[in-house]
RNA sequence: GUCUUCGUAGUUAAAUGGAUAUAACGACUCCGUCCUAAGGAGUAAUUGCAGGUUCGAUUCCUGCCGAGGACA
Numbered sequence: 001g002u003c004u005u006c007g008u009a010g011u012u013a014a015a016u017g018g019a020u021a022u023a024a025c026g027a028c029u030c031c032g033u034c035c036u037a038a039g040g041a042g043u044a045a046u047u048g049c050a051g052g053u054u055c056g057a058u059u060c061c062u063g064c065c066g067a068g069g070a071c072a
Stems, first nucleotide, its partner, number of pairs: 001071007010025004018055001027043005048064005
């Protein structure tokens, strides 16, 4: 340099162009307990950035940024 896979919550991952973007762990609040823990209930938090297509984009297209792989 060319090609290719990927980037979603604090972490690990789901989501065929259509619901309020979902779950586990973690955090916080409450219940629980003499206290702590187990256990239970609840809350907050996420689409790498900028454009485009579309009635509608996590999903499709383009560029950029970042990570991995192949070739040179």
Predicted 3D model of a 72-nucleotide RNA (transfer RNA) from a Candidatus Nomurabacteria bacterium. The source organism's lineage runs through Bacteria, Bacteria candidate phyla and Candidatus Nomuraibacteriota. Its Rfam family is "tRNA". By type it is a transfer RNA. The prediction has a mean pLDDT of 82.